[in-house]
Molecule: c-di-GMP-I-GGC riboswitch aptamer
Organism: Methylotenera sp.
C1' cells in the first nucleotide's frame, strides 16, 4: 500500500439483574457474556424508536439508537509487497 477474519498477550460487551438520571425512547455504575475484526469516533444520508413541556407525534419541532445500513475519519492482528 494491498488482502484478510483464526476472537488474539490483549480489547469491547447483547439478553437478564441491581442502583442513580431520564416523562419516555434510553444512558450510566456493577454484576453478566450473546456476539464483535473497528461493537473506536462521529447523528451527515436513509432506517427504527421515543415525544413531558410546546401545536401531541403519520406530518412541524425536540430527542434517542454508532451492537440497523451507508457516508466520513482514526486505529490494531496477520499475510503479501
Nucleotide at each position: 500500500a494491498a488482502u484478510u477474519a483464526a476472537a488474539g498477550u490483549g480489547c469491547c460487551a447483547a439478553a437478564c439483574c441491581u442502583g442513580c438520571u431520564g416523562u419516555a425512547a434510553a444512558g450510566u455504575a456493577g454484576g453478566g457474556a450473546c456476539g464483535g475484526a473497528a461493537a473506536g469516533c462521529c447523528a451527515c444520508g436513509g432506517g427504527u424508536c421515543c415525544u413531558a413541556a410546546g401545536g401531541u407525534g403519520u406530518u412541524c419541532a425536540g430527542g434517542a439508537u454508532a451492537g440497523c445500513c451507508g457516508a466520513g475519519u482514526u486505529a490494531c492482528g496477520a499475510u503479501u509487497u